A computed fold for a 249-nucleotide part of an RNA from a Candidatus Saccharimonadota bacterium, annotated as large-subunit ribosomal RNA, domain VI. The sequence was found in a public genome assembly. The coordinates come from a structure-prediction model, not an experiment, and the mean pLDDT is 82. The source organism's lineage runs through Bacteria, Bacteria candidate phyla and Candidatus Saccharimonadota. It matches the Rfam family "Bacterial large subunit ribosomal RNA". Its Rfam clan is "LSU clan".
[in-house]
Context: one part of a larger RNA
């Protein structure tokens, strides 16, 4: 930029595209057909599986770099202890929310339809017979082909369709800027911007850690108790205008 008098928001059609198609064992039919016996089906039904694949984090397992706890040298400030902090790979070690993930956990390739290959008939002549046909005609036949499933999809320029609603010469609309993630390299995109819960604060509760700190009380002590599922605590929940999304262009 086109597409449509113009703009705004919903919902479609589907030309054309891309992905998927996979396969094992087992039980049943049935020790049935079949065969002297050995030994064994076809068709049909179902069952559990591998490898691939989408989606998810309840669970199981990891990371989770500063959530929580212990603990080692060393340094700080205070007179000294206790407490607290910096460094030492996050000092090291245990544990771990959300997110991220997989070894986790859910699903999925399923029936069906057409036309067909190979191949297999039916009818039937040339050629009174025979012939599926190296003749007309009309059938059966595959994980393959064309639907079917799943997705994008109208720059499909042949630029589709159908709803609501502003506008009529000025007004809808959008962008700029800010707040912030379910998005993200920057654009973009999506929620919001006071007629507000968009991110922060602050309350609650969850969930992690694992019994704060002071104080007592036992213990020569190191310590242990008790007060008290205690104090602390990033992302998630829910609530709250206290702060910022003003105002403007």
């Nucleotide at each position: 930029c086109g597409u449509u008098a113009g703009g705004a928001a919903u919902u479609u059609u589907g030309a054309g595209g891309a992905g998927a198609u996979u396969u094992g064992u087992c039980u049943c039919u049935a020790g049935u057909a079949c065969g002297a016996g050995a030994g064994g089906a076809c068709c049909g039904a179902g069952a559990u599986g591998a490898a691939c694949g989408a989606a998810u984090c309840u669970c199981u397992a990891g990371u989770g770099u500063a959530c929580g706890g212990g603990u080692u040298g060393u340094g700080g400030a205070c007179a000294c202890c206790u407490g607290c902090c910096g460094c030492a790979u996050c000092g090291c070690c245990c544990g771990g929310u959300a997110g991220c993930u997989a070894u986790g956990u859910u699903c999925g390739g399923a029936a069906g339809a057409g036309a067909u290959a190979a191949g297999c008939g039916c009818u039937g002549a040339a050629a009174g017979c025979a012939u599926a046909u190296u003749a007309a005609g009309c059938g059966c036949g595959a994980a393959g082909c064309c639907c079917a499933c799943u997705c994008c999809a109208a720059g499909a320029u042949a630029a589709g369709a159908a709803u609501u609603c502003c506008c009529u010469a000025g007004g809808a609309g959008a962008c700029u800027c800010c707040u912030a993630g379910u998005a993200g390299a920057u654009g973009a995109c999506u929620a919001g911007g006071u007629u507000g819960a968009u991110a922060g604060g602050c309350g609650c509760a969850a969930g992690g850690u694992g019994g704060a700190a002071g104080u007592a009380u036992g213990g020569c002590a190191a310590c242990a108790u008790a007060u008290g599922g205690a104090g602390c605590c990033g992302a998630a929940g829910c609530g709250u205008a206290c702060u910022a999304a003003u105002a403007g262009g």